RNAcentral holds the full RNA, with entries from Greengenes. Small-subunit ribosomal RNA, 3' major domain from an uncultured bacterium, 472 nucleotides, folded computationally. Its Rfam family is "Bacterial small subunit ribosomal RNA". Rfam links the family to the GO terms structural constituent of ribosome and ribosome.
Context: one part of a larger RNA
Parts: sequence; C1' cells; structure tokens
RNA sequence: UGACGGGGGCCCGCACAAGCAGUGGAGUAUGUGGUUUAAUUCGAAGCAACGCGAAGAACCUUACCAGGUCUUGACAUCGUAUGCAUAGCCUAGAGAUAGGUGAAAUCCCUUCGGGGACAUAUAGACAGGUGGUGCAUGGUUGUCGUCAGCUCGUGUCGUGAGAUGUUGGGUUAAGUCCCGCAACGAGCGCAACCCUUACCUUUAGUUGCUACGCAAGAGCACUCUAGAGGGACUGCCGUUGACAAAACGGAGGAAGGUGGGGAUGACGUCAAAUCAUCAUGCCCCUUGUGACCUGGGCUACACACGUACUACAAUGGCAAUUAACAGAGGGAAGCAAAACAGCGAUGUGGAGCAAAUCCCGAAAAAUUGUCCCAGUUCAGAUUGCAGGCUGAAACUCGCCUGCAUGAAGUCGGAAUUGCUAGUAAUCGCAGAUCAGAAUGCUGCGGUGAAUACGUUACCCGGGCCUUGCACA
Repeated sequence: UGACGGGGGCCCGCACAAGCAGUGGAGUAUGUGGUUUAAUUCGAAGCAACGCGAAGAACCUUACCAGGUCUUGACAUCGUAUGCAUAGCCUAGAGAUAGGUGAAAUCCCUUCGGGGACAUAUAGACAGGUGGUGCAUGGUUGUCGUCAGCUCGUGUCGUGAGAUGUUGGGUUAAGUCCCGCAACGAGCGCAACCCUUACCUUUAGUUGCUACGCAAGAGCACUCUAGAGGGACUGCCGUUGACAAAACGGAGGAAGGUGGGGAUGACGUCAAAUCAUCAUGCCCCUUGUGACCUGGGCUACACACGUACUACAAUGGCAAUUAACAGAGGGAAGCAAAACAGCGAUGUGGAGCAAAUCCCGAAAAAUUGUCCCAGUUCAGAUUGCAGGCUGAAACUCGCCUGCAUGAAGUCGGAAUUGCUAGUAAUCGCAGAUCAGAAUGCUGCGGUGAAUACGUUACCCGGGCCUUGCACA
C1' cells in the first nucleotide's frame, strides 16, 4: 500500500421487510450427471455449466461406431503427356464404385505457332486433420457491474515504499454538484450527445382516411404513415439550507425533477470460457488421427439434479351465440382467398399479391344454457385401431387428426426463485432456424393487480471512511 476480520461508522440494491405468483410433490418435454453401449461424438461445471454452443440429430448435418473402399488424395498451386468432352443409357453392387455402350460433334482468344478454361493419366513438392495444448496465443465472450470508481502531469510532504490531489462538511442515481483544504489541473469512466415511446405544430397525401345514405366522384378536415421542428431547464412561486449545492411542497403542463424503455460496460479480477466459428506458435498422424459410402448411434434407462409446460378444477369445465376487439411480423422453389369434399388433420381449387393494395391472421373477454364438488362433464399421460402431411425414405427415430382407452394428480416437507406498474399474474399472435419436426428462444400486443412501516436487529452482494493484523 493492499487483502482480510463472527472490528466500528455512513450509504445503496426486490438484499431483507410488506405483498403477489411460483419452484421443491404428479405427468410430460428438455438439458445434465450416472449407468449401459460397438458407438451412445465433443465442449460448458458454484453464483457466472445444466430448454447452454444447437436459430431446430430420420439420410445429410456428424465430428462417434461397425462394415465396404481410396492413397498426390474429397479440396489448393506447380511439371509433363493426351485432347477426347461432360451428360445419358445398360449390367453388378447396400452404396461408394467397377465394367460396357455412347447420340451429338467441339467452350473462349488467336499473329493459326499456340495460349486459356476444363477433363483424364502420371511424378513428386505437398494437400488434409472437428488430432493435443485456451496453462504458448490473437480475436470474441461471461462475471463483479451500468457498481462509481480507476489513474496521470506538475507541485508539496516523506530517507524510502509511498502519501497528497481522490480525505473533510453538505448533497446526488453518480469522484453529481457546492463549500473548505498544499494542492493546481487533466484523462478514462458518470451524465449528455444516439434510437424508441408519450404531447403539439408543420410539410407530404397513395395502396391509407372519409365531414357526404350506398357507390362513383371529389377532397386531405380527421385517423394514420414518415420527414422537419417545438417541448422539460429545478425554468417559475413558496419553505428549509452556509447567502451555496440541493431537498420538500405547489402552479402551469401531454409529460416534472435522469418522464418510461433500449443501445452504450472505465482501470482491472477470475492462468474464468472458447485451438470444435475463425486465425495461429509448438507437438503429433501421413496406405491414416486424412478421404468416400451404406447402416447404426448422438433418441439407450434401476436412478439423481436443473429448467419449463400441463394440471389437480366452479374466478372452473363443456356447448352455443355475436358484427367481438390488437400489435408486430412474414410471403415467389412463397403466402394463398372465395367455392367445394371431409367429423377432422387435410385435399381439390386457384382469384389476388414481389405487398399501407392481396394473403397468413387472435385468445382470454361478453351473453345464454348446462354440470353441483365427485378422482367428476376435472385432468389428460399411456395404449389400441383408422387416417392425413412432409420427404428417395418416418422400423430404430417426425408432426398432426378422428374414435376408443382413460395413469399419476385433490395445491405439494426441509428448502428455495422472480417481481415495485402498464410491472407481476394471465391470454393468445408472429418470426428466425426450417422439406418436415417447439412446452425452447427472440419479439408483439390484449386483460391487468397487491404491497413497500422502513433499514432498527437480521440474510446476501456492493461503495466510502476508519481501526486491528497470524497474510502478500
């Protein structure tokens, strides 16, 4: 000087408290451990691994295993030779491949010598490696933490390590600002500048909108769209305060004290994560640790844990009615309407639309009826049968529909999580990936609460000052 303390003081945070909804019990989905296996590819490991890399494992992916194959190689550059091509078809094979046949008749430039591209054969230089090392590395990322800190120049003090500034009195979300002070200044952070949302003005009106009964026409008032501008600054008033910074209350205002949300992550910590995104040093393999193919595996299952979904019901289930009511997105190898068939998944059909034009498109809610507290008209696992869709191909191992079946489950021990407002809770919708395959993820809107006395004593984490010291 740090670090540490079951030392002290001050302060903050859904940290506690006050509340709401959960998890832990059940079934299922998914990830992990373990076990099993020919293989169950690899990585991630307290918080900060475990619906994580994976925004989607039937083949492919795929890195793993078994078997069948290749050896200048699946991929790149260079030499020499040949220049016919390639494609298609037939046979064998699980296929990779191997053998045969082979129409057409030659791609580009040309000084007609040739050159280029492409293919085959051949020689070696080399290719190749998702092999090892994240404790050799770059790059990227997590975390403390959006916490308020981390430093420097000059000066001063100290023999020196260092100190000062950055401490103190107030204040703030903030090393934010004010005052004081052997300090005076400065940098990276904070804040602001950026995006979005809430209000107004203005410009522009098509595909949007409509004051006219419909339509047409017309118009841009309104809604809306998307450009520009305004608006909020403790600016005004009062009180408190050191006459300061500021705090509290009020007015006006769409909005009030950072208005709400996002992006933005200082010096550093964890030899944190990643050699399997990529790049890369060194080491290792080179008829194999490289490459191709078929099939299997990554989907196993006495068990244990994490994260979710669905429930256990009456604030509910079921049935019917109605003109119910969104936002944000996506659409050409695409989205697909009307109409028709089917109980339905879906099929036929193909209008329209490269989109403010056409299409995909709500549910909870409301109204009426019924069920009458029961393992039920709750719940839906599991299983059987019959179908549909995608795709060469759904056996291992996809999704969906109908009929039948109808497990566990009656609110969950110790323990533990999230959340302070358009939030929690609840309801559906869309998108990426994607042929197909979400209870996951990322977004979007609908309905819409309760509580916060407070920081005293306490749990967890953090900041500043101070004190002690077995530590460096």